[in-house]
Context: one part of a larger RNA
RNA sequence: CUCGGGUUAAGGAACUAGGCAAAUUAACACCGUAACUUCGGGAUAAGGUGUGCCAUCGGUACGUGAAGGGCCUGCGCCCGGAGCGGAGGGUGGUUGCAACAAAGAGGCGGUAGCGACUGUUUACCAAAAACACAGGACUCUGCGAAGCCGCAAGGCGAUGUAUAGGGUCUGACGCCUGCCCGGUGCCGGAAGGUUAAGAGGAGCUGUCAGGGCAACCAAAGCAGUGAAUCGAAGCCCCGGUAAACGGCGGCCGUAACUAUAACGGUCCUAAGGUAGCGAAAUUCCUUGUCGGGUAAGUUCCGACCUGCACGAAUGGCGUAACGACUUCCGCGCUGUCUCGACCCGGGACUCA
Numbered sequence: 001c002u003c004g005g006g007u008u009a010a011g012g013a014a015c016u017a018g019g020c021a022a023a024u025u026a027a028c029a030c031c032g033u034a035a036c037u038u039c040g041g042g043a044u045a046a047g048g049u050g051u052g053c054c055a056u057c058g059g060u061a062c063g064u065g066a067a068g069g070g071c072c073u074g075c076g077c078c079c080g081g082a083g084c085g086g087a088g089g090g091u092g093g094u095u096g097c098a099a100c101a102a103a104g105a106g107g108c109g110g111u112a113g114c115g116a117c118u119g120u121u122u123a124c125c126a127a128a129a130a131c132a133c134a135g136g137a138c139u140c141u142g143c144g145a146a147g148c149c150g151c152a153a154g155g156c157g158a159u160g161u162a163u164a165g166g167g168u169c170u171g172a173c174g175c176c177u178g179c180c181c182g183g184u185g186c187c188g189g190a191a192g193g194u195u196a197a198g199a200g201g202a203g204c205u206g207u208c209a210g211g212g213c214a215a216c217c218a219a220a221g222c223a224g225u226g227a228a229u230c231g232a233a234g235c236c237c238c239g240g241u242a243a244a245c246g247g248c249g250g251c252c253g254u255a256a257c258u259a260u261a262a263c264g265g266u267c268c269u270a271a272g273g274u275a276g277c278g279a280a281a282u283u284c285c286u287u288g289u290c291g292g293g294u295a296a297g298u299u300c301c302g303a304c305c306u307g308c309a310c311g312a313a314u315g316g317c318g319u320a321a322c323g324a325c326u327u328c329c330g331c332g333c334u335g336u337c338u339c340g341a342c343c344c345g346g347g348a349c350u351c352a
Stems, first nucleotide, its partner, number of pairs: 001347008010338002014336001019333001027051005036041001038172001052094006062085003068079004095099001107331004112326002114323002119131002135170007147156003173318004178248003183245002185241005192236003198230002203225005210217002249267005276310001277307001288304005
């Protein structure tokens, strides 16, 4: 020096990203306990007091229940109280630094965020505000169900049957969940447009009997090609649907101080963000501004609203209880620190 353990004057978080670590607290009994609350809770809230031993009340209360006796004949019942066990409490006294004398055994309170909760998770750097969750909603599925595994047979679903089963989203509870169906998706519609194979065969071509002086024309057949026309679903089209994917404006003017604009004009849109919340786990400018807390506060809390770029089941806003979560503050307590020191043990180091 390093690791582990211990003590420490005065101060007591000044340490630090952060009270990390350590210290405090701790048992039992009694007293006593706030806001808030879903009336269960919050609660061991918080905060206090007591605790050994001896004497005494008093071997007291209480427990157990022998002998004996009665009724009776049953391992019966009743009376009876010996003996044994034996508190809690009151009063008085007494030792020590200290009496739950050692060991073991919550530090507490306030504030805000997130998630309701108990649970689950990255086996070996993350335990969380992530996942799950009861509850809510949409949607599919009428049973040989939908969905899933399998080429199939077959199986799961389910020896279930819409109060059932599958999928997706949301996530206790409370109050709520606005507007847009133009795009995309899904559902419904079937008149019209488009349209495949196929059907259909006009026309054309090759060959060729035949005709023609020739050029050439050319029936049938056999081949090749092939127009019109008829052809489903789909798409186009017409509607519906947002707890489907998603979206939810701009400019200009206006009130008798100023400022602001309830009001007006205009352009665009499918519709222009309602309630609630808001510098927020979201605010760039920003350490916004004001208030609180501090001697001093980029954090924190309460407001304001100019929301760069909140917003309603990719849920919005609240919320008692809960949390090895995160933020800020206080009390207690401490070697975290001022700022070090000392003690014990293991390494390091030297020698063997």
Large-subunit ribosomal RNA, domain IV from a marine metagenome, 352 nucleotides, folded computationally. Its mean pLDDT, the model's own confidence on a scale to 100, is 89. Rfam family: Bacterial large subunit ribosomal RNA. Its family is annotated with structural constituent of ribosome and ribosome in the Gene Ontology. The RNAcentral record of the full RNA draws on SILVA.